[in-house]
RNA sequence: GCUUGAUAAGAGCAAAGUACAAGAAAUUGUACGACGCAAAACCACGGGGUUCGUUUCUGACGAGUUAGCCGGGUUGCCAAG
Numbered sequence: 001g002c003u004u005g006a007u008a009a010g011a012g013c014a015a016a017g018u019a020c021a022a023g024a025a026a027u028u029g030u031a032c033g034a035c036g037c038a039a040a041a042c043c044a045c046g047g048g049g050u051u052c053g054u055u056u057c058u059g060a061c062g063a064g065u066u067a068g069c070c071g072g073g074u075u076g077c078c079a080a081g
Base pairs, nucleotide, nucleotide: 002081003080004079005078012037013036017032018031019030020029021028022027035068041074042073043072045071046070047069048066049065050064051063052062053061054060055059
């Protein structure tokens, strides 16, 4: 450096829910909390979901959101080969 992996060690993140706050909403942030995660670290490039608006209306276009939906890109601890 590459591949594989979580079983070992040391770490890490944090679902649902609750409280407060932001937002038109989806949703997000903080605290508590742990369903789980070997990238559940980061990125909105493609697809999907979803909110809102427009519209020639079940189609299309635009602005958001979702990275813990999938794919992809970047970076990374440990172990084995």